[in-house]
């Protein structure tokens, strides 16, 4: 790193080290950032994937904890791309047709977890 399920609009900062971009990648819009961010240690916390307890049990499960492995603690995965339907506007002589906003749903792609090899 591959495949295979779930989840991805809630939640969580403080101290040192360091010194410049940084927010995953491409374009774009925003936003953090020398009042020191991005990182990386310690420390605390957050949540409940495995996980542990009690109950139920043919499967599916309910309720409760956080000792143990991960995870995570700026902005919905920061937000849009792609495609489908809905509105509103708007161009035109004429709008299901074009062109914008804006909302629903889907997909890509990407993160984490369990399994599997």
């Nucleotide at each position: 790193g591959a495949c295979u399920u779930a989840u991805c609009c809630a939640g969580a900062a403080a101290g040192a080290c360091g010194g410049a971009g940084g927010g995953a990648a491409u374009g774009g819009g925003c936003c953090c950032u020398u009042u020191g961010a991005u990182g990386u240690c310690u420390u605390g916390g957050c949540a409940a994937c495995c996980u542990c307890c009690u109950c139920a049990u043919c499967c599916c499960g309910a309720g409760g904890g956080a000792a143990g492995g991960u995870g995570c603690c700026a902005a919905c995965u920061c937000c849009c791309a792609c495609c489908u339907a809905a509105a509103a506007g708007g161009u035109c002589a004429g709008a299901c047709u074009c062109c914008u906003u804006u909302u629903a749903g889907g997909g890509u792609a990407g993160a984490u977890a369990a399994g599997c090899g």
Record summary: Predicted 3D model of a 117-nucleotide RNA (SAM riboswitch aptamer (S box leader)) from a Cytophagales bacterium. Taxonomically the source falls in Cytophagales (Bacteria, Pseudomonadati, Bacteroidota, Cytophagia). Its Rfam family is "SAM riboswitch aptamer (S box leader)". Its family is annotated with regulation of gene expression in the Gene Ontology. The sequence was found by an Rfam model in a public genome assembly. The model forms 97% of the base pairs in the Rfam consensus.